[in-house]
RNA sequence: UUAGGAAAAAGCCAAAACCGUUGUAAGGCGGGGACGGAAAGCCAUGGAUCUUUGCAUAAAGAACUGGAUAGCCGGGUUGCCUGG
Numbered sequence: 001u002u003a004g005g006a007a008a009a010a011g012c013c014a015a016a017a018c019c020g021u022u023g024u025a026a027g028g029c030g031g032g033g034a035c036g037g038a039a040a041g042c043c044a045u046g047g048a049u050c051u052u053u054g055c056a057u058a059a060a061g062a063a064c065u066g067g068a069u070a071g072c073c074g075g076g077u078u079g080c081c082u083g084g
Base pairs, nucleotide, nucleotide: 002084004082005081012037013036018031019030020029021028022027035071041077042076043075046073047072048069049068050067051066054064055061
């Protein structure tokens, strides 16, 4: 530098239930706890899904607008350990 993760080690992250808090909601954050993870670090620019105070209709909503998920997939970017 390149391509990988069989084995091991050092550390790392932390799903769900439950509690608190915040938000219209999806969800976020904190506690808690380990289902799992080799990028489960970071980035909503592509797809997907979910939601939507606002917005449309006579009504039914998901077209519009705004938002959420990076632990749904793809992509970008940085990076630990390690046989080659």

The RNA shown here (c-di-GMP-I riboswitch aptamer) has 84 nucleotides and comes from a Desulfobulbaceae bacterium.
The organism belongs to Desulfobulbaceae, within Bacteria.
The coordinates come from a structure-prediction model, not an experiment, and the mean pLDDT is 80.